[in-house]
RNA sequence: GGGGCUGUAGCUCAGUUGGGAGAGCACCUCGUUCGCAACGAGGGGGCCGGGAGUUCGAUUCUCCCCAGCUCCA
Numbered sequence: 001g002g003g004g005c006u007g008u009a010g011c012u013c014a015g016u017u018g019g020g021a022g023a024g025c026a027c028c029u030c031g032u033u034c035g036c037a038a039c040g041a042g043g044g045g046g047c048c049g050g051g052a053g054u055u056c057g058a059u060u061c062u063c064c065c066c067a068g069c070u071c072c073a
Stems, first nucleotide, its partner, number of pairs: 001072007010025004019056001027043005049065005
């Protein structure tokens, strides 16, 4: 320098023939307990890596850039 994959909640990830942003764990509150853990009930948190384009509408399609992993040279 070139090719491929990945980037979504604090962590691990799901999600898409373009229209509702989600799960588990973690965190907070309450209940149970003398207390802790466990269990049960409820709750908060993300403008989907950044920018632009297409579209009535983009996490999803296109382009550029950034970061990580990997292959080739």
Molecule: transfer RNA
Organism: Candidatus Omnitrophota bacterium